Annotation:
The part of an RNA shown here (small-subunit ribosomal RNA, 3' major domain) has 490 nucleotides and comes from a metagenome. The RNAcentral record of the full RNA draws on SILVA. Its Rfam family is "Eukaryotic small subunit ribosomal RNA". Rfam links the family to the GO terms ribosome and structural constituent of ribosome. The coordinates come from a structure-prediction model, not an experiment, and the mean pLDDT is 80.
Context: one part of a larger RNA
RNA sequence: UGACGGAAGGGCACCACCAGGAGUGGAGCCUGCGGCUUAAUUUGACUCAACACGGGAAAACUCACCCGCCCCGGACACCGUAAGGAUUGACAGAUUGAGAGCUCUUUCUUGAUUCGGUGGGUGGUGGUGCAUGGCCGUUCUUAGUUGGUGGAGCGAUUUGUCUGGUUAAUUCCGAUAACGAACGAGACUCUAGCCUACUAAAUAGUUCGCCGAUUGACUCUGCCGGCGUUAACUUCUUAGAGGGACAAGUGGCGUUUAGCCACACGAGAUUGAGCAAUAACAGGUCUGUGAUGCCCUUAGAUGUUCGGGGCCGCACGCGCGCUACACUGAAGGAAUCAGCGUGUGUUCUCCCUGAUCCGUAAGGACCGGGUAACCCGUUGAACCUCCUUCGUGCUAGGGAUUGUGGCUUGCAAUUAUUCCACAUGAACGAGGAAUUCCCAGUAAGCGCGAGUCAUAAGCUCGCGUUGAUUACGUCCCUGCCCUUUGUACA
Numbered sequence: 001u002g003a004c005g006g007a008a009g010g011g012c013a014c015c016a017c018c019a020g021g022a023g024u025g026g027a028g029c030c031u032g033c034g035g036c037u038u039a040a041u042u043u044g045a046c047u048c049a050a051c052a053c054g055g056g057a058a059a060a061c062u063c064a065c066c067c068g069c070c071c072c073g074g075a076c077a078c079c080g081u082a083a084g085g086a087u088u089g090a091c092a093g094a095u096u097g098a099g100a101g102c103u104c105u106u107u108c109u110u111g112a113u114u115c116g117g118u119g120g121g122u123g124g125u126g127g128u129g130c131a132u133g134g135c136c137g138u139u140c141u142u143a144g145u146u147g148g149u150g151g152a153g154c155g156a157u158u159u160g161u162c163u164g165g166u167u168a169a170u171u172c173c174g175a176u177a178a179c180g181a182a183c184g185a186g187a188c189u190c191u192a193g194c195c196u197a198c199u200a201a202a203u204a205g206u207u208c209g210c211c212g213a214u215u216g217a218c219u220c221u222g223c224c225g226g227c228g229u230u231a232a233c234u235u236c237u238u239a240g241a242g243g244g245a246c247a248a249g250u251g252g253c254g255u256u257u258a259g260c261c262a263c264a265c266g267a268g269a270u271u272g273a274g275c276a277a278u279a280a281c282a283g284g285u286c287u288g289u290g291a292u293g294c295c296c297u298u299a300g301a302u303g304u305u306c307g308g309g310g311c312c313g314c315a316c317g318c319g320c321g322c323u324a325c326a327c328u329g330a331a332g333g334a335a336u337c338a339g340c341g342u343g344u345g346u347u348c349u350c351c352c353u354g355a356u357c358c359g360u361a362a363g364g365a366c367c368g369g370g371u372a373a374c375c376c377g378u379u380g381a382a383c384c385u386c387c388u389u390c391g392u393g394c395u396a397g398g399g400a401u402u403g404u405g406g407c408u409u410g411c412a413a414u415u416a417u418u419c420c421a422c423a424u425g426a427a428c429g430a431g432g433a434a435u436u437c438c439c440a441g442u443a444a445g446c447g448c449g450a451g452u453c454a455u456a457a458g459c460u461c462g463c464g465u466u467g468a469u470u471a472c473g474u475c476c477c478u479g480c481c482c483u484u485u486g487u488a489c490a
Base pairs, nucleotide, nucleotide: 001490002489006485007484008483009482010481011480012479013478016474017473020438021437022436023435024434027323028322029321031319032318033317034316035314036313043054044053065309066308067307068306071303076119077118078117079116080115086113089108090107092105093104094103123297124296126295127294128293132291134285135284136283137281138280139279144183145182146181148179149178150159151158152157162174164173165172188274189273190272194243195242198240199239200238201237204234205233206232207231211226212224214222216220249263250262251261252260253259325431329390330389331388332387333386334385343375351370352369353368354367356365357364358363397428402423403422404421405420406419444466445465446464447463448462449461450460451459
């Protein structure tokens, strides 16, 4: 000096507690991990910091695993063989999973590309992440880290970097043997909310005018996503440039400092994220890479391709989830409202879909629109709302399991890709010990879009819709930071 342990004092955090909410843990199913099994059930990762993670929803491919057949994509150099031919390819039959001349029979074809050997390459989802780069994660979302000059000390080192107040903050005020600085924090970037002020818009609308339909009291009023004209405009919509909030105003508290609390005015008086220091870990990744050392292998291949199987296997244990256990509900009608996106491709087969008709539906047929503020699409989403039925019964709750049939994707659906119809109708009557997440448009309910995607969401990432209860505190538990002390330890 301290990364360790003991003790004391401060401070902080819903990966801590308190007050609560939703749960998970119990059931069925989905999915990941272990175990077991297996030719193989490829593999990495195992406290936070492994386990719906590897963007990992694998029918083939992927693919690394298992069972098999081909192929060389063995550069280059040297030596050999060799034009009297180094070698290549092949119909048919046998053979074979195979229309692999793979091998055999049979002969033809080819013409220095090759073939044999040696050296040396190349390839490898082979090994080593405990040889590495890069990237990521974590310590660690807290406030921490460093040098210059000066002071102290023989020196390692220390002071600066602090008694106190304050802040989300080593943020400031102040104190002060320190002064003046740097990184981090903050500022910054994106995002959300406001602008009757600017710039505009036949890919957005509004107003006016005309025409048409409808309603009433038919000169005129209301309504219409009907038609036409561009006449005007930019409130709504879109998006550029800007503005706007600074604890600015008032009142308390406070050294009347830094600041805190309340109120008023206001669209906002903490929107949410991104970025993120120093020092580390023998954290993860050689299975992201034509990043990479070394080792292994390299033609009976650990290369590569083809065929089949596996990764899905089931006495069992654990984790993330979905669906439920019903009446605040289920079913059948009716009514009524969103916001993020995406959409016909370079490789690349594969796009988003409207109207009409057929079908119970999945789906099919046929005409179109869209490379998109133009078409799908006013995205007529779901929960919610209204009406009716049911009436507390494992029930019309629940929808596992299983049977049959149908359509679709695909070369291929059996170990059933998804979907649809009919039938079947299991556990589950609110879940022990334990434990997770969370404070405002948040939790929770509800659906939608994107990623994956030929087929395709119980996952993930976003989006809106309905929208609570309870804190606005504490250091008791769990952890983290600072200070002091003590001395064992390095």